Context: one part of a larger RNA
RNA sequence: UGAGGGUGACCCGCACAUGCAGCGGAGCGUGUUGUUUAAUUCGAUGCUACACGAAGAACCUUACCAGGGCUUGACAUGACGGAAGUAGGAGCCAGAGAUGGCAACGACCUGUAUCCAGUCAGGAGCCGCCACAGGUGCUGCAUGGUUGUCGUCAGCUCGUGCCGUGAGGUGUUGGGUUAAGUCCCGCAACGAGCGCAACCCUCGUCGCUAGUUGUACUUGUCUAGCGAGACUGCCGAGAAAACUCGGAGGAAGGUGGGGAUGACGUCAAGUCAGCAUGGCCUCUAUGUCCAGGGCUACACACACGCUACAAUGGCCGGUACAAUGGGUUGCCAAGCCGCGAGGCGGAGCUAAUCCUCCAAAGCCGGUCUCAGUUCGGAUUGCAGGCUGCAACCCGCCUGCAUGAAGUCGGAGUUGCUAGUAACCGCGCGUCAGCCAUAGCGCGGUGAAUACGUUCCCGGGCCUUGUACA
Numbered sequence: 001u002g003a004g005g006g007u008g009a010c011c012c013g014c015a016c017a018u019g020c021a022g023c024g025g026a027g028c029g030u031g032u033u034g035u036u037u038a039a040u041u042c043g044a045u046g047c048u049a050c051a052c053g054a055a056g057a058a059c060c061u062u063a064c065c066a067g068g069g070c071u072u073g074a075c076a077u078g079a080c081g082g083a084a085g086u087a088g089g090a091g092c093c094a095g096a097g098a099u100g101g102c103a104a105c106g107a108c109c110u111g112u113a114u115c116c117a118g119u120c121a122g123g124a125g126c127c128g129c130c131a132c133a134g135g136u137g138c139u140g141c142a143u144g145g146u147u148g149u150c151g152u153c154a155g156c157u158c159g160u161g162c163c164g165u166g167a168g169g170u171g172u173u174g175g176g177u178u179a180a181g182u183c184c185c186g187c188a189a190c191g192a193g194c195g196c197a198a199c200c201c202u203c204g205u206c207g208c209u210a211g212u213u214g215u216a217c218u219u220g221u222c223u224a225g226c227g228a229g230a231c232u233g234c235c236g237a238g239a240a241a242a243c244u245c246g247g248a249g250g251a252a253g254g255u256g257g258g259g260a261u262g263a264c265g266u267c268a269a270g271u272c273a274g275c276a277u278g279g280c281c282u283c284u285a286u287g288u289c290c291a292g293g294g295c296u297a298c299a300c301a302c303a304c305g306c307u308a309c310a311a312u313g314g315c316c317g318g319u320a321c322a323a324u325g326g327g328u329u330g331c332c333a334a335g336c337c338g339c340g341a342g343g344c345g346g347a348g349c350u351a352a353u354c355c356u357c358c359a360a361a362g363c364c365g366g367u368c369u370c371a372g373u374u375c376g377g378a379u380u381g382c383a384g385g386c387u388g389c390a391a392c393c394c395g396c397c398u399g400c401a402u403g404a405a406g407u408c409g410g411a412g413u414u415g416c417u418a419g420u421a422a423c424c425g426c427g428c429g430u431c432a433g434c435c436a437u438a439g440c441g442c443g444g445u446g447a448a449u450a451c452g453u454u455c456c457c458g459g460g461c462c463u464u465g466u467a468c469a
Stems, first nucleotide, its partner, number of pairs: 001469002003466001005464001008462001010460004015453002019416005026307007034298002042053002064293002067290004073132001077131002080128003088105001091102004108123004134282002137280003143276002145271003148267001150265001155194006161170003174185003200259004205228007231253001234247005309409001313368007325356002330349002335344003375406001380401007422445007
């Protein structure tokens, strides 16, 4: 000087407390451990791994396994040599296919005066051979790049000066204050930099301009652009100042709400499998092609979720109101068929106008009457639909039947302070389809509670002692 302390003082954070809804018990979905397996590819492992890489594992993907093939190779560049109905190739045969055999047909670019695929030359392509290619093989403890975390915490430093033999200190400590090393006062310090804040985007109010839609042709809504507005500016109280408390006006008040933005560094943190890359290893295999299987196994254990256990409810009928988005290999209306998934059909649209399309909780009426039930929907059987070359391993959906556990969950533990939690549906990406209950967004309904900082956890600053560095 740091680090740590079951040292002390001060302060902050959904950290506790106060509340609300959960998880932990059940069934199922997904991830992981373990086990199994020919293989169940690999990575991620306290917080900071475990709906994570994966914004889509039937084939492909795919890296794994057993099997069948190839060896200048699936892909690149270069050198040398060579062949001429050449390269390619519909179709046929063998094969699981890769591939091999036969084979109608049959090319490209440049030059030469033209025609011609070529039989002229060269290139490209093909064959042989040699350099080499290739490697999701190893090392993230050789690395770049990038990311997580402490933490959007308020810190981390420098120049000169001064102090100290020196490591170093001072500044950055102290008294106040702030969300903040924010600002003020004081001070052997005076200044400065990276952070904080502001500048950026968005939501909320108003004005102007332009346009669309609707319309009663005047307004208004909406969309786009530009601008105004908030600054402790004003008033009162306190105070030395900074600032704090209250008030007015205002759509908004003291950082107005949300986002983007992540200092010096820490964890030899993660990633050689996104990419790049040093070294090592491999080279008829650790490369590459193929069809099949596996990544979907299943006694168990954990993590994240979904659905429930019902009457604030289930079912039936009627009725109302959104926003974000997406769409020509697409979105798909009307109409018709089917109980339904769906099929036929073909109008319309390149966008605020068409399609998806309009929502569900809600409201009104009826029924059920507390039961393992008209709760709950797992599981299983049968019959179908769709996507796709192909749904056995291993897809989704529909109808009929079947109707399991479950009556609110031990110790423990999570999220959340307002348009938030909770509840409700809708959209999108990936995508042929989908194992999406996930992820990312959107709107609808819309709470409770915070006395407070003693305690738990994490953090900041000062202080103290230390068998630590």
Notes: The part of an RNA shown here (small-subunit ribosomal RNA, 3' major domain) has 469 nucleotides and comes from an Anaerolineae bacterium.